[in-house]
C1' cells in the first nucleotide's frame, strides 16, 4: 500500500410455507393435523487437499427454527476497521 482473501461492525436488498377449534384483554396463548428451508444442526457426496487422514454444498433430513405484521434470515452490494498475502 493498488488488487485479492478472511474476520468484525455499520448500512441497503433479501425467499418460502396453512387451516380448524378453544380460551380471550381482540392482541395473543394453547391443542390437532399439515406445510416451508435461506439462522443453527445433522447426513450423503460431487469436488478439493498436506491424500494416513482431513475439509466439504445452495443437495438431502427437518432436531431446532418458521408458516399476518414485526423480529430473524443463507446469500449479495457498499463503507469502515484489523489481519494475511502480494507488489
Nucleotide at each position: 500500500u493498488g488488487c485479492a482473501u478472511c474476520a468484525c461492525a455499520g448500512u441497503g436488498g433479501g425467499a418460502g410455507a396453512a387451516c380448524c377449534g378453544a380460551c380471550u384483554u381482540u392482541a395473543g396463548u394453547c391443542g390437532g393435523u399439515g406445510c416451508c428451508g435461506a439462522a443453527g444442526g445433522a447426513g450423503c457426496a460431487a469436488c478439493c487437499g498436506c491424500c494416513c487422514c482431513g475439509g466439504a454444498a445452495a443437495c438431502u433430513c427437518u432436531c431446532a427454527g418458521g408458516c399476518u405484521c414485526a423480529a430473524g434470515g443463507a446469500c449479495c452490494g457498499c463503507u469502515g476497521c484489523g489481519a494475511u498475502a502480494u507488489u

Predicted 3D model of an 87-nucleotide RNA (Glycine riboswitch aptamer) from Thalassococcus halodurans. Of the family's consensus pairs, 90% are formed in the model. The prediction has a mean pLDDT of 78. Rfam family: Glycine riboswitch aptamer. About the family: This family represents the bacterial glycine riboswitch.